[in-house]
RNA sequence: GCACCCGUAGCUCAGCGGUAGAGCAACGAUCUUAUAAGUCGUGGGUCCUUGGUUCGAAUCCAAGCGGGUGCA
Numbered sequence: 001g002c003a004c005c006c007g008u009a010g011c012u013c014a015g016c017g018g019u020a021g022a023g024c025a026a027c028g029a030u031c032u033u034a035u036a037a038g039u040c041g042u043g044g045g046u047c048c049u050u051g052g053u054u055c056g057a058a059u060c061c062a063a064g065c066g067g068g069u070g071c072a
Base pairs, nucleotide, nucleotide: 001071002070003069004068005067006066007065010024011023012022013021018055026042027041028040029039030038048064049063050062051061052060
């Protein structure tokens, strides 16, 4: 330098046009003499950035940024 893949909650990931979710973590309650485990609940997101398409974009398109892999 070229090609491909990825970027979504604190972490690991799902969601592939129609109001953003799960597990773990955090917090609260319950339980316990207490802690942990268990059970129930709560909060947490400018979906990497900018622009475009569309009635409507996390999702499609373009450019850029960051990460990974391969080739040179």
The RNA shown here (transfer RNA) has 72 nucleotides and comes from Candidatus Woesebacteria bacterium GWB1_37_5. The organism belongs to Candidatus Woeseibacteriota, within Bacteria. Its Rfam family is "tRNA". Its family is annotated with triplet codon-amino acid adaptor activity in the Gene Ontology. RNAcentral records the identical sequence in 4 taxa.